[in-house]
Context: one part of a larger RNA
Molecule: small-subunit ribosomal RNA, central domain
Organism: Bacilli bacterium
RNA sequence: CUGGGCGUAAAGGAUGCGUAGGCGGUUUUUUAAGUUUAUAGUGAAAUCUUAGAGCUUAACUCUAUUGAGCUAUAAAAACUGAAAAACUAGAGAACAAGGGGGAAAAAUAGAAUUAUGCAAGUAGAGAUGAAAUUCGUAGAUAUGCAUAAGAAUACCAGAGGCGAAGGCGAUUUUUUACUUUGAUUCUGACGUUGAGGCAUGAAAGUCUGGGGAGCGACGAGGAUUAGAUACCCUCUUAGUCCAGACCGUAAACGAUGAUAACUAGGCAUUUUUUAAAAAAGUGUUCACAGCUAACGCGCAAGUUAUCCGCCUGAAGAGUACAGCCGCAAGGCAGAAACUC
Numbered sequence: 001c002u003g004g005g006c007g008u009a010a011a012g013g014a015u016g017c018g019u020a021g022g023c024g025g026u027u028u029u030u031u032a033a034g035u036u037u038a039u040a041g042u043g044a045a046a047u048c049u050u051a052g053a054g055c056u057u058a059a060c061u062c063u064a065u066u067g068a069g070c071u072a073u074a075a076a077a078a079c080u081g082a083a084a085a086a087c088u089a090g091a092g093a094a095c096a097a098g099g100g101g102g103a104a105a106a107a108u109a110g111a112a113u114u115a116u117g118c119a120a121g122u123a124g125a126g127a128u129g130a131a132a133u134u135c136g137u138a139g140a141u142a143u144g145c146a147u148a149a150g151a152a153u154a155c156c157a158g159a160g161g162c163g164a165a166g167g168c169g170a171u172u173u174u175u176u177a178c179u180u181u182g183a184u185u186c187u188g189a190c191g192u193u194g195a196g197g198c199a200u201g202a203a204a205g206u207c208u209g210g211g212g213a214g215c216g217a218c219g220a221g222g223a224u225u226a227g228a229u230a231c232c233c234u235c236u237u238a239g240u241c242c243a244g245a246c247c248g249u250a251a252a253c254g255a256u257g258a259u260a261a262c263u264a265g266g267c268a269u270u271u272u273u274u275a276a277a278a279a280a281g282u283g284u285u286c287a288c289a290g291c292u293a294a295c296g297c298g299c300a301a302g303u304u305a306u307c308c309g310c311c312u313g314a315a316g317a318g319u320a321c322a323g324c325c326g327c328a329a330g331g332c333a334g335a336a337a338c339u340c
Stems, first nucleotide, its partner, number of pairs: 004311003007295002012308001014200004021193003025087007033080002035076008050064005090190001091187004095182005102176007109153001113149007124135002161168002205246006214240002219235004257307006265286001266284007290297002313340002323332003
């Protein structure tokens, strides 16, 4: 290299867009690069294969044959390629009707919480397994009214919806992307995958400036305990929130790459349209065939095709060195010795 694999044993890139490259619908004509056939040349000898022969046999030796590739000439035209012309089943566009927590910006609302002020009121409140630290006669907790602030949006809510993934949930408005269905019209293969590349990417963390109600790493105290650098309690700093800029990682999971085709059904559910039906999705603690080591999968983990990524005993080790990226924390990429 071939091979065998990647849900759970090692192994699917976090996700998308897309360059090169790979692969690619139907029909006709031409061509002859790939392909196939024939002939000729070349293909050193030895070796190897096959068929014989010679040393008593064998090893060994000799003779003949075969030979991929390359070059030239001639021919074939099914398939791939190339050129030309056409098509509409893939893909896309127009029109109409919808869908949704998709995204961004702005405005607004009501509960709750905390703080402050006033009223009224008196001795406890709070916490826990039990307590204490803590708050309270400088009037707390509980109650009523008012004001302020920040964050999050009960019910609806669902096995439900949307998004490429991360993710998205009060209401209204504006801008914007996506997607479904429909009778027709149009373009005419414009498709698919995608090394590099570019973009997006939870939480935590970083920088600058704001904000800071609640919660709360760190820290302080109280308990528990043999000890308690913890679990429990009280207080509380960064942070959590906003704007701008970084970071680029997660059990980023369906532990399951993308696209296309095919393969019994049952049940539930979302959207469109209707008398049913049907279509596009989402599921199912159902399931046939098939697959699987089993578990299980069964809109696939079945049967096929194309392209990309990745794996190749354990530990050392996702470590070291060099490189690239980053303000840093660190990230990407990534060994070996030694040992079993």